[in-house]
Small-subunit ribosomal RNA, 3' major domain from an uncultured bacterium, 470 nucleotides, folded computationally. Model confidence (mean pLDDT): 86 of 100. RNAcentral holds the full RNA, with entries from ENA, Greengenes and SILVA.

Context: one part of a larger RNA
Formats: sequence, structure tokens, C1' cells
RNA sequence: UGACGGGGACCCGCACAAGCGGUGGAGCAUGUGGUUUAAUUCGAAGCAACGCGAAGAACCUUACCAAGCCUUGACAUGGGUACGCCCGCUCUAGAGAUAGAGCCUCUCCUUCGGGAGCGUCCCACACAGGUGGUGCAUGGUUGUCGUCAGCUCGUGUCGUGAGAUGUUGGGUUAAGUCCCGCAACGAGCGCAACCCCUGUCGCUAGUUGCCAGCAUUAAGUUGGGGACUCUAGCGAGACUGCCAGUGACAAACUGGAGGAAGGUGGGGAUGACGUCAAAUCAUCAUGCCCCUUAUGGCUUGGGCUACACACGUGCUACAAUGGCCGGUACAAAGAGAAGCGAGGCAGCGAUGCGGAGCGAACCUCAUAAAGCCGGUCUCAGUUCGGAUUGCAGGCUGCAACUCGCCUGCAUGAAGUUGGAAUCGCUAGUAAUCGCGGAUCAGUAUGCCGCGGUGAAUACGUUCCCGGGUC
Repeated sequence: UGACGGGGACCCGCACAAGCGGUGGAGCAUGUGGUUUAAUUCGAAGCAACGCGAAGAACCUUACCAAGCCUUGACAUGGGUACGCCCGCUCUAGAGAUAGAGCCUCUCCUUCGGGAGCGUCCCACACAGGUGGUGCAUGGUUGUCGUCAGCUCGUGUCGUGAGAUGUUGGGUUAAGUCCCGCAACGAGCGCAACCCCUGUCGCUAGUUGCCAGCAUUAAGUUGGGGACUCUAGCGAGACUGCCAGUGACAAACUGGAGGAAGGUGGGGAUGACGUCAAAUCAUCAUGCCCCUUAUGGCUUGGGCUACACACGUGCUACAAUGGCCGGUACAAAGAGAAGCGAGGCAGCGAUGCGGAGCGAACCUCAUAAAGCCGGUCUCAGUUCGGAUUGCAGGCUGCAACUCGCCUGCAUGAAGUUGGAAUCGCUAGUAAUCGCGGAUCAGUAUGCCGCGGUGAAUACGUUCCCGGGUC
């Protein structure tokens, strides 16, 4: 000077408390440990590993295992010889990689000698190649404390010096935010603001969007209209600006007016100096070490999907604020050409046939669901719950046995609200309801978004956890 203390003072945070809903019990999904295995590839390890890398393992992916093969190599640059003019097709053997045979003869220039370029084979090498090791040799990137309010510098001053001062103190703030004081005076990185979305209004514009009045229709369908909604560009608006009180005449705080919005309006992006030899050599790059007929390369099949068990994260439930049946209403945000695929027809259905329209404010995905109205069930392992299993089908794809998803019929398990313990959330939030997207041939209870309905509680800071200042 820091760090730490079951030292003190002050302050903050869903940290506790006050509430609401969960997890921990059940079944299943998924990740991990363990065990097993020829292999179950590798990494991640308290918070900050465990629906994590993986925005999608049947083959491929794929790094693992077994077997069959290759050795200048699947890929790059360079030399020489020979052949050909690239490609492609067929047959035979084989699990295929591959091997053999046959067919097809087609680049450009030309002085017809050849040259340029490309491909194949052979030769000898330099070399290629490595998801092999080291994240404790590294770059880059990331997590975390933490969007916490801190971290520093120049000059001056003080101290023999390490250092201190400034940055402490009195107030105040979400904030080292601002004010006042002060041997300090200034400055930088952070805070805030500038950026994006959203909430109000105005102007401009009016198609593919909209429809008040006029005409018209089954229908904004058509004529017409730019008012409204909306779209998307430019502006306005909020600044403690105004009023009152408190305060030190300050900063500011409390209340009020006006206002769509009030004291940072709400949300996002934005992450200081540093900490954890934190994570990553398997995104990539890279030093050193190691392999070089193999630790490289190709192929088929298998494995990553195993299963006595243990843990994490989720989904579905245990029912009447409900299940089932019929009728009926209202979104937002997205995606679409090797794509989205309407109306129609067939099928109980998954789906099939067919193909209108649309590179999309035009067409399609696309019926939103909870809700509301009516009916039924009457508290039961049930008309709750749907696991598991059998049969029959559908779709994708060379191919669904290992190992995909979906449909119909049948089957109908555990489960009657969950011990100790533990998690999230302060408002359009929790809870609940559906919709879309990325990845993607196919495969979503995960992830990332979107809107619908829409609460309860916060006395307070003694205590638990984390953090800041003295």
C1' cells in the first nucleotide's frame, strides 16, 4: 500500500423480509457422473460445468471402434519422362473404396517442326498431412466479479523513504452525480448523454395498405376518396422548465400544476483499471515437442442412442378456476423459389392427387389459443392422467433393424400436490395461452423471438448472501 476479520459506522442489490409460482416425490425428454463396451470420440467442473460447444449424430457429419485398402498421398508449390485432350457412359469382380475391360475422341495458337494450358500415369525428392501434446509458451475470442462506481495520470505540496494528498470531510445522487469546504490545481478511462425500439402530436407521401361520407357488391369487390388506421422519412415534445415547502442563500429532496409521458418515462445496445496461470491449441491463427507405408488418407459396417444406479435442467400431470362435445370472437412478429403452396377432389386421420397465386404491405404458410355461449361428466385412480405395449398405415430420404418423426384402432402404468432442502419474479412483471424463426432432406418438451389474458406483495434493513465508501 493492499487483502482479510465470527471489528465498528454508513449505503445498495428479488440479498432477506412481505407475496405469487415452482424444483426436490411420479412418468417422460435432455445433459452429466458412474458403470459397461471393440468403441461408447473430445472438451466444459462451485457460483461463472451439467437442454453447455451441438442453430438440429440413421449414412454423411465423425474426430471413436472393427475390417478391407493407399503411401509424394484426399489438398498446395517445384523438376523430369511418357501418354492424352479434359468430361462422361457401359460391363465384370467386390460390402464399398478399388481393380480390369470396352465405348466416346472434343482446348487454343501454329511457320505443321512444335508451343501454351489442362488432366492422367511413372520416377526420385524437397514436402504435404495430423480434431496428435502443451490454453501453465501464445494471439484472437469469451465468461466472471458487475452496468458494481470505481481505476488512474500530469504538475505542485508533504514525507529520509515505501508512499500520501488530489479521490478524504459536510450534504446529495442510480452514479467519483452534483454542490460546499479543503495544499491542492487540472486532466484521462469509466457514469451520464450522443445510437436503436417503444409511448403523444404535427408535416410530407398514398400502393400492394386504409374506408368517414357518395355510388356499388356475396366480399374495400369495384368506381371514387387521403379524412381515419397503417406504413416510413423529417420534425416537435420532458429540461426539475413552472409553483409551494424543506434545505446552507447551494446541490438537491418532497408535494403540486400543466401534459400522451415527470424527475434516468419503459426496454435494448454499450462492460473502466483489473481478478480468477478462469475457458478455448477441437472455430481460426501460432512457438516448441511428437507421428511420417502412420498419430496421415479412402471405404463399408458399427459406435457417439449402451443401463443396476446418482445428479442438474425441462415437459406432461395428479383434475371441476377442470375433462370432453358443439357454436362463435380478437393478435403480433416472422418465413418462402431445388421454396411457400390456396380453392377443389380422395382419405376417420397422418397425408395423397392436383396445381391457382406469389421473389411477396399484393400470394401462401395461417384455423391463433386461452376467452365467450350452450351441453355433458359429479369427485372416482374417474369421461383425470397419459407412460408402456400390440396391430395397421403415412412422410422424408440410396437407406428408418441397431437409431427418425407423424396418424388411426386397441392397451391403459406411475401419479391424489411431493421430506430435508432449494429456485425465479417488483408490472404489462410473475403466472398462464397460443404463434413464428434459425439449424434443417427428415427429426424440438431445447434455443431465439412475437403477441393475448393478466395478478399478489414490499412494514422494514435485525438476520443470510454479494457488493461499495470511511